[in-house]
RNA sequence: GGGCGCUUAGCUCAGCGGUUAGAGCGCAUGCUUCACACGCAUGAGGUCACUGGUUCGAAUCCUGUAGCGCCCA
Numbered sequence: 001g002g003g004c005g006c007u008u009a010g011c012u013c014a015g016c017g018g019u020u021a022g023a024g025c026g027c028a029u030g031c032u033u034c035a036c037a038c039g040c041a042u043g044a045g046g047u048c049a050c051u052g053g054u055u056c057g058a059a060u061c062c063u064g065u066a067g068c069g070c071c072c073a
Stems, first nucleotide, its partner, number of pairs: 001072007010025004018056001027043005049065002052062002
């Protein structure tokens, strides 16, 4: 330098162009306990990496940028 893949909650990851973007773990509060753990209930937490475009409508499709990984040179 060229090609391919990935980027969504603190972490690991789901997510048919059409709800309010979700799960597990973690975190907070309450219940339970002498206390802790476990368990149960409730809750907080997201500019869907950035940018522009297509569309009535984009996390999802397209262009470009950035970061990470793999392959080729």